[in-house]
Molecule: SAM riboswitch aptamer (S box leader)
Organism: Acidimicrobiia bacterium
RNA sequence: GAAGCAUCGAGAGCGGCUCGAGGGAUCUGGCCCGAUGACAGCCCGGCAACCUCCCCCAGACGGGCAAGGUGCCACCGCCAGCCGGCCAUCAGGCCGGGACGAUGCGGG
Numbered sequence: 001g002a003a004g005c006a007u008c009g010a011g012a013g014c015g016g017c018u019c020g021a022g023g024g025a026u027c028u029g030g031c032c033c034g035a036u037g038a039c040a041g042c043c044c045g046g047c048a049a050c051c052u053c054c055c056c057c058a059g060a061c062g063g064g065c066a067a068g069g070u071g072c073c074a075c076c077g078c079c080a081g082c083c084g085g086c087c088a089u090c091a092g093g094c095c096g097g098g099a100c101g102a103u104g105c106g107g108g
Base pairs, nucleotide, nucleotide: 004105005104006103007102008101013044015043016042017041018040022033023032024031027081028080029079030078045073046072047071050069051068052067053064054063055062077100082097083096084095085094086093087092
């Protein structure tokens, strides 16, 4: 780390050590977490099942395992923002889509 494809309302830690002020991707607004130590890193534990692997199959779809490669373990990707629709007197709410992002596969 290009294109492309799939998924993103489920699930899983009041664990131990280190650090020390910000953190929940980015900007804005909101809402939260955080010196009773957040975030991050390491260890341990766990979740899930994308890939490897096994079964079925012409091939897929599908089913299985959790040994290996990733990933993940506050809050829906914390929520909204842009477009469309519906509801509402307003404030606002709901639904669908997009943009951006994350993870895996993928290959350059």